[in-house]
Context: one part of a larger RNA
């Protein structure tokens, strides 16, 4: 892993609602007796519910409690209920299945380990040489030296034992801790047998929460037990009808609940009470605009109150200010908590409509109370997110189809079922790929389309505005480009050209008291400005189309889906055409309305959670009538019926049962549960 079996809303008592039947102002018996053909039928009226409430109660009573008494509260004014089965739900109850971690009891355990007693046992050989002894030597006597003896030691080397640092292997091992090499300890707080004793709220520890039988922040067996799980997970045939939510309150609540919103499925009555368009009215203070008020901000004019300066000084004072800057005006301006204005929309009410088909109460039964992107208001953020928190639509969610290459949310459109029929949306028609290599006027020259900003730039179209121009422009080219003058100041210098002032005359066709380069300062070259040649356009400046640079990434082209493509790119227009489970056509099903009652028109008929309806099938029990060794069941094939679950039939195989019609009862439907069990 597959295949096969098993494998999850039971089932008691009770409430509560539908639907059924029974009698009905009343229903009904319970225990119990009697009896039986053991299926039941008889009796049994205690007891329950129901018809009358209202008060603590005594009572009264269609009213009654409270008051002195109204008012006021609860009830009558609306007679239907009981009994018992069915099914939904719900309550206690394991309560739809599995599933903890732990808790409590009580019991086994110290043949493993961890200490402890009681008795035993082992440590190859080889070093080293404590004390104290003896002898000599020393001393007054010791002390001491020195030989030899001697044989200590949590001494040393090192087998057996023990241990387990290093390191390779093995890691589904040869093994649920090993083996190979290597290494420490090896007379000891040493190893080690055998027999005891300490128990889990505990032991036991040379201390690691370590060990207490491959278990240990509290062993293991059994029971309390089917503990509890607001939590994962799974929950088994079909088909039709409707069809949500992801929100609000309130919660030791926030991934759970209750009520409420929104879904069904049933009952009911009214003046169809709903939606939706049009009118008419009405409330408001938003977007916009605005400063009139609240407060921000900017310049000008005014210039209080302060400062500095002078004058005066006993005091009172008195002139000037390029400082401050108040209130006052002027002028442009900003505000979610500013408003002298103020909309669109949306809200409300009332009339009207030949639109559409809800609305409403109530009863029964849910789900749901993690939302997602997108658009457009907005708050929060950094006017960041595929963020986050609210409004208003729209999709997914619970929607298949077409299209965007691919792509829950974006654009088109909602899929009863069936056609090898026809029209269309979106977005397409050069190949991949259905359809234009359509036509018409234009732009791009960048593969721009086919990613992107600040800012650059005689790309390139098209509109405009202002200027020079045959009295010859612009561009080139050919000569001038002078003089008073090295203006004046300043400077070491300063001569057109470091800076500062002034910027004036004169000769001229024209020439700045000098545009730019240069020099130490001249000098040199240039421009400005003028005349000649040339012979027709050429300057600035504005909006505007499309394009160009700016432009660097990590496996491989890779920022059209590819191929390509100067249109097969853009703009504007036009006519085909293609294109979907859109609409149409034609057949068929279901359900619904209507009325002309026909196999007639219309209409409807995506779906999760989830309500409600109709159904197959499986086992088993009753009744009836069958079926079978001339072949049951299950098995294997087959082109067969049925909208589906499923149901025949034929063969063939097997070898004793088996099924049909009408009820009834259920250990009734398997793909998932890291489900259980077998098999392979």
């Nucleotide at each position: 892993a597959c295949c096969g079996g098993c494998g999850a809303g039971u089932u008691a008592c009770a409430a509560u609602a539908a639907c059924a039947u029974g009698c009905a102002a009343g229903g009904u018996u319970a225990a119990g007796c009697u009896u039986u053909g053991a299926g039941g039928a008889g009796c049994g009226g205690a007891g329950c519910c129901g018809a009358a409430g209202c008060g603590a109660a005594a009572g009264c009573g269609a009213g009654u409690c409270u008051u002195a008494a109204c008012c006021g509260g609860c009830g009558a004014g609306u007679u239907a209920g009981u009994a018992u089965g069915u099914u939904g739900u719900u309550g206690u109850a394991g309560a739809c299945c599995c599933g903890a971690a732990a808790c409590u009891g009580a019991g086994u355990g110290a043949g493993c380990u961890a200490g402890c007693c009681a008795u035993g046992u082992g440590c190859a050989g080889g070093u080293u040489g404590a004390a104290g002894u003896u002898g000599g030597g020393g001393u007054a006597a010791a002390a001491c030296c020195c030989a030899a003896u001697g044989g200590a030691g949590g001494a040393c080397c090192g087998a057996a034992c023990c241990a387990g640092g290093g390191u390779a292997u093995g890691u589904u091992g040869a093994a649920a801790a090993a083996u190979g090499c290597u290494u420490g300890g090896a007379u000891g707080a040493c190893a080690u047998g055998u027999g005891g004793c300490u128990a889990g709220a505990g032991g036991u520890g040379a201390a690691a929460u370590u060990c207490c039988a491959a278990u240990c922040g509290a062993a293991c067996u059994c029971a309390g037990a089917g503990a509890u799980a607001g939590c994962u997970g799974g929950u088994u045939c079909u088909c039709a009808c409707c069809g949500a939510a992801a929100u609000a309150g309130c919660u030791u609540u926030a991934g759970g609940g209750c009520u409420a919103g929104c879904g069904u499925u049933g009952u009911g009555g009214u003046a169809a009470a709903g939606u939706g368009g049009u009118a008419u009215g009405a409330a408001g203070g938003u977007a916009g605009a605005g400063c009139a008020c609240u407060g921000a901000a900017u310049g000008g004019u005014u210039g209080a109150u302060g400062g500095c300066c002078c004058c005066a000084u006993c005091u009172c004072g008195g002139g000037g200010u390029a400082c401050u800057g108040a209130u006052a005006u002027c002028a442009a301006u900003c505000a979610a908590a500013c408003u002298c204005c103020g909309a669109a929309u949306g809200u409300c009410a009332u009339a009207c409509u030949u639109a559409c088909a809800u609305a409403c109460a109530c009863a029964g039964c849910a789900g749901u109370u993690a939302g997602a992107c997108u658009a457009c208001g907005g708050g929060u953020g950094a006017u960041a997110a595929g963020g986050u928190c609210c409004g208003u639509g729209g999709u997914c969610g619970a929607a298949a189809g077409g299209g965007a290459a691919a792509c829950a949310g974006c654009c088109c459109a909602g899929a009863c079922c069936g056609c090898c029929a026809g029209u269309u949306a979106a977005g397409g028609u050069c190949c991949c790929u259905a359809a234009a290599u359509u036509c018409a006027u234009g732009u791009u020259a960048a593969g721009u389309g086919g990613a992107a900003a600040a800012g650059g730039a005689u790309g390139u179209g098209g509109a405009g505005u202002u200027g020079u121009u045959u009295a010859a422009a612009c561009a080139a080219c050919u000569a001038g480009g002078a003089g008073g003058u090295u203006g004046g100041c300043u400077u070491a210098g300063a001569a057109g050209c470091a800076g500062c002032c002034a910027c004036c005359c004169u000769u001229u066709a024209a020439a700045g008291a000098g545009u730019g380069c240069g020099u130490a300062a001249u000098a040199g070259c240039u421009c400005a400005c003028u005349a000649g040649u040339c012979g027709a356009a050429u300057g600035a400046u504005u909006c505007u189309g499309c394009g160009c640079c700016g432009a660097a990434g990590a496996u491989g082209u890779a920022a059209c889906g590819g191929g390509g493509c100067u249109a097969a790119a853009c703009a504007u227009g036009a006519u085909a055409c293609c294109g979907a489970a859109g609409c149409u056509g034609c057949g068929g099903a279901u359900a619904g309305a209507u009325c002309u009652a026909g196999u007639a028109u219309c209409u409807a008929u995506g779906g999760u959670a989830g309500g409600u309806g109709a159904g197959c099938g499986u086992u088993c029990u009753u009744a009836c009538a069958g079926c079978g060794g001339a072949g049951a069941a299950g098995c294997a094939u087959g082109a067969c019926c049925g909208a589906g679950a499923g149901g025949a039939c034929a063969u063939g195989u097997g070898g004793a049962g088996c099924g049909g019609u009408a009820a009834g009862a259920a250990g009734u439907g398997a793909g998932a549960a890291u489900g259980c069990c077998g098999g392979u």